This is a predicted structure of a 72-nucleotide RNA (transfer RNA) from a bacterium.
RNA sequence: GGGGGCGUGGUGAAAUGGCUAUCAUAGGAAUCUCCAAAAUUUCUGUUCUAGGUUCGAAUCCUGGCGCCCCCG
Repeated sequence: GGGGGCGUGGUGAAAUGGCUAUCAUAGGAAUCUCCAAAAUUUCUGUUCUAGGUUCGAAUCCUGGCGCCCCCG
């Protein structure tokens, strides 16, 4: 330099272009307990970035950024 893949809560993942973006875990609170753990309930928190297409974008298209792989 060329080609390909990936980017979603603190972490790991899901989501056919359409319901309040879901689940697990983590963190806060409550219940329970002599106390704790476990369990149960509840709360907090997420689409890398800038544009475009569309009635509607995490999803499709383009540029940028970052990470990984292959070729030279």
Its Rfam family is "tRNA". Rfam classes the family as a transfer RNA. Its family is annotated with triplet codon-amino acid adaptor activity in the Gene Ontology.
RNAcentral records the identical sequence in 3 taxa.